The part of an RNA shown here (small-subunit ribosomal RNA, 3' major domain) has 475 nucleotides and comes from a metagenome. Model confidence (mean pLDDT): 81 of 100.
[in-house]
Context: one part of a larger RNA
RNA sequence: UGACGGGGGCCCGCACAAGCGGAGGAACAUGUGGUUUAAUUCGAUGAUACGCGAGGAACCUUACCUGGGCUUAAAUGUAGAUUGCAUGUGGUGGAAACACCCUUCUCUUCGGAGCUAUCUACAAGGUGCUGCAUGGUUGUCGUCAGCUCGUGCCGUGAGGUGUCGGGUUAAGUCCCAUAACGAGCGCAACCCUUAUCGUUAGUUGCCAGCGGGUAAUGCCGGGGACUCUAGCGAGACUGCCACCGUAAGGUGAGAGGAAGGUGGGGAUGACGUCAAAUCAGCACGGCCCUUAUGUCCAGGGCUACACACGUGUUACAAUGGUCGGUACAGAGGGCUGCUACCUCGCGAGAGGAUGCUAAUCUCGAAAGCCGAUCUCAGUUCGGAUCGAAGUCUGCAACCCGACUUCGUGAAGUUGGAUUCGCUAGUAAUCGCGCAUCAGCCAUGGCGCGGUGAAUACGUUCCCGGGCCUUGUACA
Numbered sequence: 001u002g003a004c005g006g007g008g009g010c011c012c013g014c015a016c017a018a019g020c021g022g023a024g025g026a027a028c029a030u031g032u033g034g035u036u037u038a039a040u041u042c043g044a045u046g047a048u049a050c051g052c053g054a055g056g057a058a059c060c061u062u063a064c065c066u067g068g069g070c071u072u073a074a075a076u077g078u079a080g081a082u083u084g085c086a087u088g089u090g091g092u093g094g095a096a097a098c099a100c101c102c103u104u105c106u107c108u109u110c111g112g113a114g115c116u117a118u119c120u121a122c123a124a125g126g127u128g129c130u131g132c133a134u135g136g137u138u139g140u141c142g143u144c145a146g147c148u149c150g151u152g153c154c155g156u157g158a159g160g161u162g163u164c165g166g167g168u169u170a171a172g173u174c175c176c177a178u179a180a181c182g183a184g185c186g187c188a189a190c191c192c193u194u195a196u197c198g199u200u201a202g203u204u205g206c207c208a209g210c211g212g213g214u215a216a217u218g219c220c221g222g223g224g225a226c227u228c229u230a231g232c233g234a235g236a237c238u239g240c241c242a243c244c245g246u247a248a249g250g251u252g253a254g255a256g257g258a259a260g261g262u263g264g265g266g267a268u269g270a271c272g273u274c275a276a277a278u279c280a281g282c283a284c285g286g287c288c289c290u291u292a293u294g295u296c297c298a299g300g301g302c303u304a305c306a307c308a309c310g311u312g313u314u315a316c317a318a319u320g321g322u323c324g325g326u327a328c329a330g331a332g333g334g335c336u337g338c339u340a341c342c343u344c345g346c347g348a349g350a351g352g353a354u355g356c357u358a359a360u361c362u363c364g365a366a367a368g369c370c371g372a373u374c375u376c377a378g379u380u381c382g383g384a385u386c387g388a389a390g391u392c393u394g395c396a397a398c399c400c401g402a403c404u405u406c407g408u409g410a411a412g413u414u415g416g417a418u419u420c421g422c423u424a425g426u427a428a429u430c431g432c433g434c435a436u437c438a439g440c441c442a443u444g445g446c447g448c449g450g451u452g453a454a455u456a457c458g459u460u461c462c463c464g465g466g467c468c469u470u471g472u473a474c475a
Base pairs, nucleotide, nucleotide: 001475002474003472004471005470007469008468009467010466011465012464013463015459016458019422020421021420022419023418026314027313028312029311030310031309032308033307034305035304042053043052064300065299066298067297068296069295070294076123077122078121079120080119081118082117084115088103090101091100092099093098105114106113107112125289126288128287129286130285134283135282136278137277138276139274141272146185147184148183149182150181151180152161153160154159165176166175167174191266192265193264194263196234197233198232199231200230201229202228206223207222210221211220212219237260240254241252242251243250244249316415320374321373322372323371324370325369326368332363333362334361337356338355341352342351343350344349381412386407387406388405389404390403391402392401428451429450430449431448432447433446434445
């Protein structure tokens, strides 16, 4: 100087407390361990691995296994030599890859040139090893308030001071004091979005007033008022008032205001820590393989299953289930696409047909509300599992897809010790969209809106962190 303490002081955080809803019990989905296997490819492992890499494993992917092929090779270039092929058609063997057979170039000044294929030589290839050789990227402490430097001063020196003290703040934020005076990286602000208003512009959006028209609809003429769209501005600064305070600042159900003290949300992650993660995204040093650890193909596997754990979904019901009627979004997607409308089918869907490269056409809510029924039961709860018949995608749904209909109708009656999330448009609850994608094992991920709470006395205690101080045989 640090680190540590079941030392002290001060302070903060859904850290505890106060509340609400979960997990731990059940079934299923998914990931992991283990076991099994020819193979169940590899990586990630306290917090910071385990719905993680994977934002799509039937083939492909695919790296694994079994079997069958190739050896300048899947691709490209240079040089030399040879050739007329390649594509395609047809045949034989085969699971395919592949092997064998048949057929067949263009231009020409006839010298050759172009293109293709084969051979030779030189350059290949490797998801093989090392993340403890590395770059780049990422997680975490932590959006915590810290981490440093120049000059000066103090100390023999390591170092200290500044950065401490008194206040204050979300903040090393600011004020006062001060052997320190300044500065940098962080904080804050500048950026995006949302909440209000003005102005400009009105198409594909809107329709108040005027006119036309319809069974009905901004449908039409027209209009820019309103909503909205999207550019530019305004607006919030403790600016004003009262009180407290030297100041910084604090308090106020104060005024004004759409918004009040960082208005809400996002992006943004200091010096560093964990030899943290990644050689399988990519790049790269070294090592290793070269008729194989490279490469092509068929089939299988990654989907196994006495078990254990994590993350979720659905429930155990009446604040509910079922049936009928009825209302209201936002954000997105669409041409090998989204499809109105019509017909057929109980349905998943099928057959026609039209609009839309989309503020134009299209995909579209559910909880809610109004009625009816069920009456506390393993039930009209719950839907696993299984049987049968189908639809769709795709070369192909046996291993191993989703969905529909009929039947079947398991466990489960609120879950031990323990444990997780959340402070407001939040939790809880309800549906919708997108990426990936032929299809989909999505209950996952990322977004969007609808309905919409309870509680916080407080900081004694648990956990994590910051500052000061103290002890230490630790570095």